Large-subunit ribosomal RNA, domain I from a Sterolibacteriaceae bacterium, 506 nucleotides, folded computationally. Rfam family: Bacterial large subunit ribosomal RNA. Its family is annotated with ribosome and structural constituent of ribosome in the Gene Ontology. The source organism's lineage runs through Bacteria, Pseudomonadota, Betaproteobacteria, Nitrosomonadales and Sterolibacteriaceae. The prediction has a mean pLDDT of 83.
Context: one part of a larger RNA
RNA sequence: UGCAUGUGGUGGAUGCCUUGGCGAUCACAGGCGACGAAGGACGUUGUAGCGUGCGAAAAGCCGCGGGGAGCUCGCAAACAAGCGUUGAUCCGCGGAUGUCCGAAUGGGGAAACCCACCUCUUUGAGGUAUCCCCGGCUGAAUACAUAGGCCGGCGGAGGCGAACCGAGCGAACUGAAACAUCUAAGUAGCUCGAGGAACAGAAAUCAACCGAGAUUCCCGAAGUAGUGGCGAGCGAAACGGGAACAGCCUUGCAACUUUUAGCAUGUCGAUUAGUGGAACGCUCUGGAAAGUGCGGCCAAAGUGGGUGAUAGCCCCGUACGCGAAAAUCGAUAUGUGGAACUGAGGUUGCGACAAGUAGGGCGGGACACGUGAAAUCCUGUCUGAAUAUGGGGGGACCAUCCUCCAAGGCUAAAUACUCGUGAUCGACCGAUAAGAACCAGUACCGUGAGGAAAGGCGAAAAGAACCCCGGGAGGGGAGUGAAAUAGAUCCUGAAACCGCAUGCAU
Repeated sequence: UGCAUGUGGUGGAUGCCUUGGCGAUCACAGGCGACGAAGGACGUUGUAGCGUGCGAAAAGCCGCGGGGAGCUCGCAAACAAGCGUUGAUCCGCGGAUGUCCGAAUGGGGAAACCCACCUCUUUGAGGUAUCCCCGGCUGAAUACAUAGGCCGGCGGAGGCGAACCGAGCGAACUGAAACAUCUAAGUAGCUCGAGGAACAGAAAUCAACCGAGAUUCCCGAAGUAGUGGCGAGCGAAACGGGAACAGCCUUGCAACUUUUAGCAUGUCGAUUAGUGGAACGCUCUGGAAAGUGCGGCCAAAGUGGGUGAUAGCCCCGUACGCGAAAAUCGAUAUGUGGAACUGAGGUUGCGACAAGUAGGGCGGGACACGUGAAAUCCUGUCUGAAUAUGGGGGGACCAUCCUCCAAGGCUAAAUACUCGUGAUCGACCGAUAAGAACCAGUACCGUGAGGAAAGGCGAAAAGAACCCCGGGAGGGGAGUGAAAUAGAUCCUGAAACCGCAUGCAU
């Protein structure tokens, strides 16, 4: 030095575990904000820090309800000082307080800071941004007026928020095996706006000589008819079957007639605390019984979790019942209200029934449809009807026929989505699994986009008193424990790598 055996160190794989994730289902909720949000800064406890809560009334204050013996938040013990059956801590509902920044709104500003004015009942409180709307007062060119200015208002807006929705603007990579029409795609992205859904919607529709009867969504029709450098590709509709169904209003007056919203009270249901809730003992092994053996019991409850190993009957629960002072939501009844604040219905009669519109030319866009034989829809520009004895459509266009009535408006459900709340589930993961099981969008780095590592003693700290060596670290005894090669760098403890002992070889 090598090989082998044994025994260690190092290391943290593997196994097991789960407080965390992932994916679903059902129900709820679908908004918060000038009554100052979302998100923060700074404070705040008897004791330093961080987190959570809260706001100078600061881990809290008040009221009402629940609950019933302990409590003064967590890491996290300890000490001190207190509170509580005259019901605390805790849970729910309502209220009060709520520094400073932030739409941030008195002015400014390098966010959490600086500097003001006015009023009042003056240790303090309130007001003072902009725009829109309403009202009032004034008031040009310019006579009336208008624009503008000023003042007032218990009026509205503003900002934030995951996706879904409507509208406006709108790519490129890519594909076409190159590339330009085309495609990707009206996608991504940006902007504006709204709602719990949005949009659409009660035929100037479709059909085909038969008829249907608003819209939306799904299945088929169908990768069909078409469209297309007829390339790559793009790609309907009628109709059939389902889901869900709902129809209305206005122009304008008269007559007659009717009640609904709204408000108040009651009842019922739901949500936001809770509460009752069956049934087991002995024995053996063991550190420990839920395991073994023996004999029982409950079950509208043998889902699940915990307890020193595997528990229907030990604990929490579960099935099944019960429950609200207060707040919110929904339903319903009664009363009021009676056109008066605001808005409306029915019947009859007469009336009205949409013009720079429809259509056309030129240029574009949308329609599955790329200008095509190109209808239909939208319109930048130029034009420009008829008006029910009328007009639109039926894929150039014309006739016949059929069908509908544009140029005003509203409308639930079926549909889309999930930042979030509750419950439940998984032939989903298990610490290289979410970026994040742990004080993680943290540390650290970066202008920024970006972005880690890091879980496990034990049933219980019983976390090793005391003695010895040592400056300490650490170790040896002693003790605890079932176990300490479970000793806090702590379950298991693989491999690489490094020792020690022994044997053999050299």